[in-house]
């Protein structure tokens, strides 16, 4: 100096998924954490008129999500694999470019277009990383 692995860094990245209060637990007379409840913030669903649809209804239909669709092979089918693809992510923000990734899973239960009032649900999961240019912003220092 290069490559690989591990550990640490969790006020950082992904996501709507954060903050506060009260109670219980905890412990050392603490604190953190955990559980429950209530608020605020953020996000989702149901739900009139008008509009849309004049068709759809087991060929079921619909919702969350970026995660949809196709080709080939396994093979006759289920299962499964590979290659692409709509779309999505990468560290202050936007645009362009470059490189690296994701392209899943789950739910409702025969039923839902939009939709004010109103009703109702969620507040997590997985992680240690891209460089450049243009424009803008924030912080620190100096004068």
């Nucleotide at each position: 100096g290069a490559u690989a692995a591990a550990a640490g860094u969790a006020c950082g990245c992904u996501u709507a998924a954060u903050u506060u209060u009260c109670g219980a637990u905890g412990g050392g007379u603490a604190a953190a954490g955990u559980c429950g409840a209530a608020a605020a913030g953020c996000g989702g669903g149901g739900g009139a008129a008008c509009c849309a649809a004049u068709c759809u209804u087991u060929u079921g239909g619909g919702g969350c999500g970026a995660a949809u669709c196709g080709u080939u092979g396994u093979a006759g089918g289920a299962u499964u694999a590979a290659c692409g693809u709509a779309g999505g992510g990468a560290a202050c923000c936007a645009u362009c470019u470059u490189u690296c990734c994701c392209g899943a899973g789950c739910c409702c239960g025969u039923c839902a277009g939009c939709u004010a009032a109103c009703c109702u649900c969620g507040u997590u999961u997985g992680c240690a990383g891209u460089g450049g240019a243009u424009g803008g912003g924030u912080c620190a220092u100096u004068u």
Background:
The prediction has a mean pLDDT of 78. This is a predicted structure of a 143-nucleotide RNA (c-di-AMP riboswitch aptamer (ydaO/yuaA leader)) from Paenibacillus sp. The sequence is in RNAcentral, with records from Rfam and Ribocentre. The same sequence occurs in records of 2 taxa. The model forms 92% of the base pairs in the Rfam consensus. Taxonomically the source falls in Paenibacillus (Bacteria, Bacillota, Caryophanales, Paenibacillaceae).